[in-house]
Context: one part of a larger RNA
Molecule: small-subunit ribosomal RNA, 5' domain
Organism: wastewater metagenome
RNA sequence: GAUUGAACGCUGGCGGCAUGCCUAACACAUGCAAGUCGAACGGAGGGCUUCGGCCCUCAGUGGCGGACGGGUGAGUAAUGCGUAGGGAUCUGCCCCGCAGUGGGGGACAACCUGGGGAAACUCAGGCUAAUACCGCAUACGCUCCAUGGAGGAAAGCGGGGGACCUUCGGGCCUCGCGCUGCGGGAUGAACCUACGUCCGAUUAGCUAGUUGGUGGGGUAAGGGCCCACCAAGGCGACGAUCGGUAGCUGGUCUGAGAGGACGGCCAGCCACACUGGGACUGAGACACGGCCCAGACUCCUACGGGAGGCAGCAGUGGGGAAUAUUGGACAAUGGGCGCAAGCCUGAUCCAGCAAUGCCGCGUGGGUGAAGACGGCCUGCGGGUUGUAAAGCCCUUUAGGCGGGGAAGAACGGCCGGGCGCAAAUAGCGCGCGGCUCUGACGUUACCCGCAGAAUAAGCACCGGCUAACUCCGUGCCAGCAGCCGCGGUAAUACGGAGGGUGCGAGCGUUAAUC
Numbered sequence: 001g002a003u004u005g006a007a008c009g010c011u012g013g014c015g016g017c018a019u020g021c022c023u024a025a026c027a028c029a030u031g032c033a034a035g036u037c038g039a040a041c042g043g044a045g046g047g048c049u050u051c052g053g054c055c056c057u058c059a060g061u062g063g064c065g066g067a068c069g070g071g072u073g074a075g076u077a078a079u080g081c082g083u084a085g086g087g088a089u090c091u092g093c094c095c096c097g098c099a100g101u102g103g104g105g106g107a108c109a110a111c112c113u114g115g116g117g118a119a120a121c122u123c124a125g126g127c128u129a130a131u132a133c134c135g136c137a138u139a140c141g142c143u144c145c146a147u148g149g150a151g152g153a154a155a156g157c158g159g160g161g162g163a164c165c166u167u168c169g170g171g172c173c174u175c176g177c178g179c180u181g182c183g184g185g186a187u188g189a190a191c192c193u194a195c196g197u198c199c200g201a202u203u204a205g206c207u208a209g210u211u212g213g214u215g216g217g218g219u220a221a222g223g224g225c226c227c228a229c230c231a232a233g234g235c236g237a238c239g240a241u242c243g244g245u246a247g248c249u250g251g252u253c254u255g256a257g258a259g260g261a262c263g264g265c266c267a268g269c270c271a272c273a274c275u276g277g278g279a280c281u282g283a284g285a286c287a288c289g290g291c292c293c294a295g296a297c298u299c300c301u302a303c304g305g306g307a308g309g310c311a312g313c314a315g316u317g318g319g320g321a322a323u324a325u326u327g328g329a330c331a332a333u334g335g336g337c338g339c340a341a342g343c344c345u346g347a348u349c350c351a352g353c354a355a356u357g358c359c360g361c362g363u364g365g366g367u368g369a370a371g372a373c374g375g376c377c378u379g380c381g382g383g384u385u386g387u388a389a390a391g392c393c394c395u396u397u398a399g400g401c402g403g404g405g406a407a408g409a410a411c412g413g414c415c416g417g418g419c420g421c422a423a424a425u426a427g428c429g430c431g432c433g434g435c436u437c438u439g440a441c442g443u444u445a446c447c448c449g450c451a452g453a454a455u456a457a458g459c460a461c462c463g464g465c466u467a468a469c470u471c472c473g474u475g476c477c478a479g480c481a482g483c484c485g486c487g488g489u490a491a492u493a494c495g496g497a498g499g500g501u502g503c504g505a506g507c508g509u510u511a512a513u514c
């Protein structure tokens, strides 16, 4: 000098864009943060009914999602990360292709009845539906075996409709959404290898599933991953092992570069979710707002037993030099579910607080010498503050008041007509035209008008380094200080004042890095 997630002191007008617990991965009151689907299913309650039925809400069964998104950096020096490769793998939803979707059965919730419990909740009996569950049939391709052969699937729901049939429910046809098997793709994930990845030798030896083989088990898959047997290996001064420290990277800061330091925000990967362990479900977890066990802690209890996990968003206590609102909205972007309308979304978008940072703007402009008053200095003549002020003439950014006013809106809904599927002027899909609806921010940005210089300057320094000097007070005192050093009676170095210098909504100090 540059830089910072900064803090502290003094001061503080506005806006834009960013950033904001670096410490206790300390403990947490309260609210919210993951639901959705009635077009899978039976039902309950309510409303309407021209008694045909229709609509709304919902606990339960069932499906998909809760493995994403969000947080944190504890652990981890390599089961991690970065770069480059590899082959023995899996992949829900999505895309492409081929084939199928036939016929049966038995349950369990909800509900009803009864019982236990303070509660959390729970037990027994009875009824019932399904895209829940289980068989049968079929299966080119799939799996096993391979010469024959053997095994293995499925589910329906909704819209519309001309003939024909009908027990008036529908069948049947068609369209859409699904379901099953197989092959391929895409995406995601798992595994392996090489190289790179901090400090300590005042850590020199480490290792028994240890190193390899054979056979097996296990896994989606290779492998001592696990097991039996056999062999005696494997690593290490090119630093094993041990100890300390640490999430890694893209990058950031600095520097001419080489390098050094760092890894906050944003993005990728990893790890963790009160501490430790475990599996279940599932395409995917060994699962932050799931389950079980143990532990510590907190809470409820009728003492028998139960409940909980903010390193989600706010917020509280505590720690600390120090770090924000218990805000608004799903309008946009994105995500989950749904045919859709839509619902949910503390992701996100916004607003609030903080000069924490960067950037921009303002605090007025012109004129004005009697060089006024006052202050300070003085050699008493004057000098300086100083065109500075006053006065006069203007302007009105920002702020204030009033008015106007974009863009962020695409979608969606209704109507019309076109193309495709189709028997079809139903219906569904795609694109077109018209109308209509949707904005948290928001008193938005921006524009116009009104008034009036009106509301807006400080901080540090002035001995040398280093830009800026005098007076008074003090008298090795009080004090200053980054280094050299100042102060013991004329101190440009202490304290005040006048003046000056530097920067300016900031200026200094401290800490830290180059």
Stems, first nucleotide, its partner, number of pairs: 001514004006510005013361006019354002021319001026317003030314003035064003040061002043058006071272003080197007089189002094185008102136001104134002111126006142151003156177006164171002198244003205235003210232008247269004251262004274295005297308004325351001327350003333347001334345004364394004374385004398455001400450005408441001412436005418430004458503005463484003469498005479486002